About this RNA:
A computed fold for an 84-nucleotide RNA from a Thermoleophilales bacterium, annotated as c-di-GMP-I riboswitch aptamer. Of the family's consensus pairs, 95% are formed in the model.
[in-house]
RNA sequence: CUGGUGCAGAGGCAAACUCGUCGCAAGACGGGGACGCAAAACCACGGAGCUCCCAGCGGAUCGGGAGCAAGCCGGGUUACCACC
Numbered sequence: 001c002u003g004g005u006g007c008a009g010a011g012g013c014a015a016a017c018u019c020g021u022c023g024c025a026a027g028a029c030g031g032g033g034a035c036g037c038a039a040a041a042c043c044a045c046g047g048a049g050c051u052c053c054c055a056g057c058g059g060a061u062c063g064g065g066a067g068c069a070a071g072c073c074g075g076g077u078u079a080c081c082a083c084c
Base pairs, nucleotide, nucleotide: 003084004083005082006081012037013036017032018031019030020029021028022027035071041077042076043075045074046073047072049068050067051066052065053064054063
């Protein structure tokens, strides 16, 4: 330097819930808080999911657009330590 392995050594992140702010919403940000996480670091490329708008229509299904989500799965990029 490269590859593989990893349950957490040193550390790191932070679910639910809650308070405040923003957003039509999904949800995001900040504080508190820890369910968990060996990539729970980053990326919306694919699948699944969620929100809004349009179209459609007797009703429904199908369709189009914009967004959310990386802690759903797959994929891509980067990375600490230990061992091999």